Context: one part of a larger RNA
C1' cells in the first nucleotide's frame, strides 16, 4: 500500500416535554401500583375506598376571596387580565427537547488501593582484589661537630587521597554505526589504578515518598512525581471520521449580547406545514433633504501677490519734547488669486417615503407553526476612512460573481469576458473570442502609418533628438532669397577714464558719436605683456528655387536595471500574419434551436375508495441544510377455500444476455450440493472509501 471482515445518531425514561399523523373514545378521557382469573415472556376482569389520581372543560388576585368575570380604587370611572368562536384525553408511529457516556475514536492529567532498591542512588554486615618499575618523608646507625645541644655527611629505613604503568574501574578525542552486530556498542586515543578506590554475597530506605560529593540526577529500557488495577464510557466551545439510490427547494460567513472572540443566545438570510391576499418593477402625480459639484465683499476659520497703511519695533537727532528715515512687523479697506469630513448664501442625479391610476410579472409578500444550517467569507468594479490616493493591506457603504457554478475565451489562472449543465443526438444558429501554421474557420477587401520586430502578451516617467507622416501660422524670396564660394570689412582714433600697459575684445564712463561709403559696431568670438595676427555683424559678386522660425496632431526613438540560458504560447510574421480605420464572410459554448425522451408543477376536462389519463403554460446547476419517493440486508408473523420453489439441484460462486432515471432487479450456462423465495405487514447489531481507524492476509 492493497484484499477481505469488523466499524459511528443507538437505548431507557419524562403525570414538570414540543409538534404532526393515525386510532379508540368524546364535554369528556384515561388508569397507576396492586389483586383475580387464565389457554401464562402473552391475554382479560377488578383497580371508584370519601365515585382516588391525572389532562381537559373558567378566570382574575400576593392572598383572602369572589366568579364570566375579577384585581386595582372612595367609584357604577378608566386601566390590566379574561369570558362572549367549547375539543379535548387516552394510545401508536414519526420529529425535536430533557435526563443518562447520548454519533464514534482520541487527551495531558486527578483521586485511591496495591506492587517494586534482582537496574540504579545512598547505608549497614561479612568477605575478596590491587602485574612491575620508580621516587625515597619521618625516624634509626655510624663517622664529624658542639661544653651540650644545634648541625653536617655517609648509610639504613620504607611514608604519600606521590610518580610511571597492566589486570581493574571509568568514559576525553575522533572515525564507524544511525530500518546498528548492539533500543549507547566497536575501533583508535584517553583518565584513576593503596584508595573520598574496586568489587562478591546477605540486609535496609517506596511514589509528594525514598535516594542524591546536587545533573531535577537515580528510583527495573518509565521519573518537573514509577508501575499495576480500579473511580472510568473522568472531561474535551478542540481535530479528525460518520457507510444505499432518486426526486423538489436551497442558505450563510450579517446585527445586538457574551470571562466573550475560531463557542452560545436571540433576530436575520433556508425549508415543511396550514391560513391569509398581498407584493415587486415601470411610467405619472405629491414629499422630506444637504451629499457630488459649486461659492465664500453669505458665517466660521485657513489664505496668495499688489496697493495704503491704525498701530509697534529699529536707526538718526536731542538734555528732553518735537520731527526724520525703514530691504521690519502688522490691523482695517481696495484690487487680485484661491482652500476646508466635523465651512454654507447655494445645490443636482440618484435613493427613500406616501397615497391614487395605468401596464407587466404571476405567490415573488404577510402570519402562525415544525426542523435547519451559518454567525472565519473572498476577488472585482464603484463611493469613502486607515496606510505611503502602497499592499493579493485593512476597516465600511452599493452592485457583482466566487463560495455551492459546470461549459467557450484570456497559452496555463475560484471570482476578468461570454453564458447559469434534466438526458440523447456524426443536425442548425450565434456570444465573447478568432479566421499563416500548430489549430476550427479569410495568406478577405479598401484606404493610411510604423522601419523600430516597435510590435505581435502585460508593464514606465520627467527629460533629450534635423526620426517620419498629416494639418496650421508669422516671415524672406527672379528687384535673386537660404546654404556654399570670390572680394571687402575702413578713417577721426590707440574715443575718454583707469592702469606699469589697455591699441575694438581686465574693468569704468557715454547725445557708442562722426566721415568715407555697395558696406564695415568706438565692435562677436579666438589671440598678445601691449601691439599685431585670425574671425563675426554688415556689404558687393557668383549660383538659381524655394528657404528659416514656430504651433498642433500620428506612429516610431533614447531614457529602459534582478538574481540557472532565451522566447509573442512556440513556429515565425515586415506594402504584415504590426498599428489605425472601414466593410463583407466564415468559425466558435452544455447559450438559442431542431428531433425524441424523463421528470416536477400550476391551469382546464375527464375520471377514481386512493389517483390516473390528455391538452397547456413554467421549470429540473447546486455545498451546509430542510422535504419526498424508493431499492437492499438480517430475523419475525400471516398466507385460510384464495401463493410456490428445490438432490429432474437450494443458497453462495464465475462468465455473458435483458430490464429499471438509480440504489438494484431478472434470466442462460457451468460450478455448488441442501435448503430458499414470493405478497401483506412488522422489528432492526440495516448499508463503508476515508477516522496516521481495529483484526486478517498478500
Nucleotide at each position: 500500500a492493497c484484499c477481505u471482515a469488523c466499524g459511528a445518531g443507538u437505548u431507557a425514561c419524562u403525570c414538570a416535554u414540543u409538534c404532526u399523523c393515525u386510532g379508540g373514545c368524546g364535554a369528556g378521557g384515561u388508569u397507576a401500583a396492586g389483586c383475580a382469573c387464565u389457554u401464562c415472556a402473552g391475554g382479560u376482569g377488578c383497580g371508584u375506598u370519601u365515585c382516588a389520581g391525572c389532562c381537559g372543560a373558567a378566570g382574575c388576585u400576593a392572598a383572602c376571596g369572589c366568579g364570566a368575570g375579577u384585581c386595582u380604587u372612595a367609584a357604577c370611572a378608566g386601566g390590566g387580565c379574561g369570558a362572549c368562536g367549547u375539543a379535548g384525553u387516552c394510545a401508536g408511529a414519526g420529529u425535536g427537547a430533557g435526563u443518562a457516556g447520548a454519533c464514534g475514536c482520541g487527551a495531558a492529567a486527578c483521586c485511591a488501593a496495591g506492587u517494586g532498591a534482582u537496574c540504579u542512588a545512598c547505608c549497614c554486615u561479612u568477605g575478596g582484589u590491587c602485574a612491575g618499575g620508580u621516587u625515597g618523608a619521618a625516624g634509626g646507625u655510624u663517622g664529624g661537630g658542639u661544653a651540650a645541644c644545634a648541625c653536617c655527611a655517609a648509610c639504613u629505613g620504607g611514608a604519600g587521597g606521590a610518580c610511571c604503568g597492566a589486570a581493574c574501574c571509568c568514559a576525553u578525542u575522533g572515525a564507524u554505526g544511525u530500518u546498528g552486530a548492539a533500543a549507547a556498542a566497536u575501533c583508535c586515543u584517553g583518565g584513576g589504578a593503596u584508595g573520598a578506590a574496586c568489587u562478591g554475597a546477605g540486609g535496609g530506605u517506596a511514589g509528594g515518598g525514598g535516594u542524591g560529593a546536587a545533573a531535577g540526577g537515580c528510583u527495573a529500557a518509565u521519573c518537573a512525581a514509577a508501575c499495576u488495577u480500579g473511580g472510568a464510557g473522568a472531561u474535551a466551545u478542540c481535530u479528525c471520521g460518520u457507510a444505499c439510490u432518486c426526486c423538489c427547494c436551497g442558505a450563510a460567513a450579517u446585527g445586538c449580547a457574551u470571562u466573550u472572540a475560531g463557542g452560545u443566545g436571540c433576530a436575520g438570510c433556508c425549508u415543511g406545514u396550514g391560513g391569509a391576499u398581498a407584493g415587486u418593477u415601470u411610467a405619472u402625480a405629491a414629499g422630506a433633504g444637504g451629499u457630488a459639484g459649486a461659492g465664500c465683499g453669505a458665517c466660521u476659520g485657513a489664505u496668495u501677490g499688489g496697493a495704503u497703511g491704525c498701530g509697534a519695533g529699529g536707526g538718526u537727532u536731542u538734555c528732553a519734547u518735537c520731527g526724520c528715515c525703514u530691504a521690519u512687523c502688522a490691523a482695517g479697506u481696495c484690487c487680485u488669486g484661491a482652500c476646508a469630513a466635523a465651512c454654507u448664501c447655494c445645490g443636482a442625479a440618484u435613493g427613500c417615503u406616501u397615497u391614487a391610476u395605468a401596464a407587466a410579472c404571476g405567490u415573488u409578500u404577510c402570519c402562525a407553526u415544525g426542523g435547519a444550517g451559518u454567525g472565519a467569507g473572498g476577488g472585482c468594479a464603484u463611493g469613502g476612512g486607515u496606510g505611503c490616493u502602497a499592499a493579493g493591506g485593512u476597516c465600511c457603504g452599493u452592485g457583482u460573481c466566487c463560495g455551492a457554478g459546470a461549459g467557450g475565451g484570456a497559452a496555463a489562472g475560484a471570482a476578468c469576458c461570454c453564458g447559469g449543465a434534466c438526458c440523447a443526438u456524426c443536425g442548425g444558429c450565434u456570444a465573447a473570442g478568432g479566421u499563416c501554421u500548430c489549430u476550427a474557420a479569410a495568406u478577405a477587401u479598401g484606404u493610411g502609418c510604423u522601419a523600430a520586430g516597435u510590435u505581435g502578451a502585460a508593464c514606465u516617467a520627467a527629460c533629450g533628438a534635423a526620426g517620419u507622416c498629416g494639418g496650421g501660422g508669422c516671415g524672406c524670396a527672379g528687384c535673386g532669397a537660404c546654404a556654399g564660394c570670390u572680394a571687402g570689412g575702413a578713417u577721426g582714433u590707440u574715443g575718454g577714464c583707469u592702469u606699469g600697459g589697455a591699441a575694438g575684445c581686465a574693468g569704468c564712463c557715454a547725445u557708442u558719436c562722426a566721415u568715407u561709403u555697395a558696406a564695415a559696431g568706438a565692435g562677436u568670438g579666438c589671440g598678445u605683456a601691449a601691439c599685431a595676427g585670425c574671425u563675426c555683424a554688415c556689404u558687393a559678386g557668383u549660383c538659381g528655387a524655394g528657404c528659416u522660425c514656430u504651433c498642433c496632431g500620428g506612429c516610431g526613438u533614447g531614457g529602459a536595471u534582478a538574481a540557472u540560458a532565451c522566447u509573442c504560447g512556440g513556429g515565425c510574421a515586415u506594402u504584415a500574419a504590426g498599428c489605425a480605420u472601414a466593410u463583407u464572410a466564415c468559425c466558435g459554448a452544455a447559450g438559442c434551436u431542431g428531433u425524441g425522451g424523463a421528470u416536477u408543477u400550476g391551469g382546464u376536462a375527464u375520471u377514481u375508495c386512493a389517483u390516473a389519463u390528455a391538452c397547456u403554460g413554467a421549470g429540473u446547476g447546486g455545498u451546509a441544510g430542510g422535504g419526498g419517493a424508493g431499492c437492499a440486508u438480517u430475523c419475525c408473523u400471516g398466507a385460510a377455500u384464495u401463493u410456490g420453489c428445490g438432490u429432474c439441484g437450494a443458497a453462495g460462486g464465475a462468465a455473458g444476455g435483458a430490464g429499471g432515471u438509480a440504489a438494484c432487479u431478472u434470466u442462460u450456462u457451468c460450478u455448488g450440493g441442501a435448503g430458499c423465495a414470493u405478497c401483506a405487514g412488522g422489528a432492526a447489531g440495516a448499508g463503508c472509501a476515508a477516522a496516521u481507524g481495529u483484526a486478517g492476509g498478500u
Large-subunit ribosomal RNA, domain II from an Anaerolineaceae bacterium, 698 nucleotides, folded computationally. Lineage of the source: Bacteria > Chloroflexota > Anaerolineae > Anaerolineales > Anaerolineaceae. Its Rfam family is "Bacterial large subunit ribosomal RNA". Its mean pLDDT, the model's own confidence on a scale to 100, is 81.